[in-house]
Transfer RNA from a Minisyncoccota bacterium, 71 nucleotides, folded computationally. Rfam family: tRNA. By type it is a transfer RNA. Rfam's curators write: Transfer RNA (tRNA) molecules are approximately 80 nucleotides in length. Its mean pLDDT, the model's own confidence on a scale to 100, is 84.
RNA sequence: AGCGGGAUAGAGCAGCGGUAGCUCGUCAGGCUCAUAACCUGAAGGCCUUGGUUCGAUUCCAAGUCCCGCAA
Numbered sequence: 001a002g003c004g005g006g007a008u009a010g011a012g013c014a015g016c017g018g019u020a021g022c023u024c025g026u027c028a029g030g031c032u033c034a035u036a037a038c039c040u041g042a043a044g045g046c047c048u049u050g051g052u053u054c055g056a057u058u059c060c061a062a063g064u065c066c067c068g069c070a071a
Base pairs, nucleotide, nucleotide: 002069003068004067005066006065007064010024011023012022013021018054026042027041028040029039030038047063048062049061050060051059
């Protein structure tokens, strides 16, 4: 050189054409004498660039990075 898989919130993962969600974490409030636990709410994200499409996280192409197979 070749083949396959992956990149989504601070962390771990879903979602695979129709306005992106779960758990933990963070912040605020409630409860409590207080802390923890519990309850409510908020902030925060689709690797990059093009293409297809009315519409792309999703499909296609190229690129970057990570993991594996083979050598």